[in-house]
Molecule: transfer RNA
Organism: Candidatus Kaiserbacteria bacterium RIFCSPLOWO2_01_FULL_54_13
C1' cells in the first nucleotide's frame, strides 16, 4: 500500500428499520455478630461525521481504532 473482519454498559456479550436486553462487576437496602453467599433495587451503553427513510444501533458513504491475510521493505 491492497483486501477482509470487528467496534453496543466498567468487562463479556444478545439484538433487530419502530422504547437497547442479559450476565458479571459497582452503589444502596434486607439478611448475618462480621465477612462471604443469597434476595431486592438503582445508576450506567450502540466508536465519530454525513446520507437515505416518517423513523437508523441496524441500510449506504467517509473517517478513527483494533484484528487477520497479502504485498513492499536490498
Nucleotide at each position: 500500500g491492497c483486501g477482509a473482519g470487528u467496534g453496543u454498559a466498567g468487562u463479556u456479550u444478545a439484538g433487530u428499520g419502530g422504547c437497547a436486553g442479559a450476565a458479571c462487576a459497582u452503589g444502596u437496602g434486607c439478611u448475618u455478630c462480621c465477612c462471604a453467599a443469597g434476595c431486592a433495587u438503582a445508576g450506567g451503553g450502540c466508536g465519530g461525521g454525513g446520507g437515505u427513510c416518517c423513523g437508523a444501533u441496524u441500510c449506504c458513504c467517509c473517517c478513527c481504532a483494533c484484528u487477520c491475510g497479502c504485498a513492499c521493505c536490498a